[in-house]
């Protein structure tokens, strides 16, 4: 160089073109408990970027970027 796959909370994954983007750990803070662990409740926390398509896009196209795998 050229093909292909992948990019969503801190971290792992979800999500027919349509609900306020949902869950596990994890993080604050409360209850429990002599203290911790464990448990239970609240909360904050993310769609790599520019565009296009469509009434509506995390999801479809197209360039660009990051990473990865194969070919040269």
């Nucleotide at each position: 160089g050229c093909u292909c796959c992948u990019g969503u909370a801190g971290u792992u994954c979800a999500a027919c073109g349509g609900a306020u983007a949902g869950a596990a750990c994890a993080g604050a803070c409360c209850c429990c408990u002599c203290c911790u662990a464990a448990g239970g409740g609240u909360c904050a926390g993310a769609u790599c970027u520019a565009g296009g398509u469509u009434c509506g896009a995390u999801u479809c196209c197209u360039g660009g970027c990051a990473g990865g795998a194969g070919c040269a």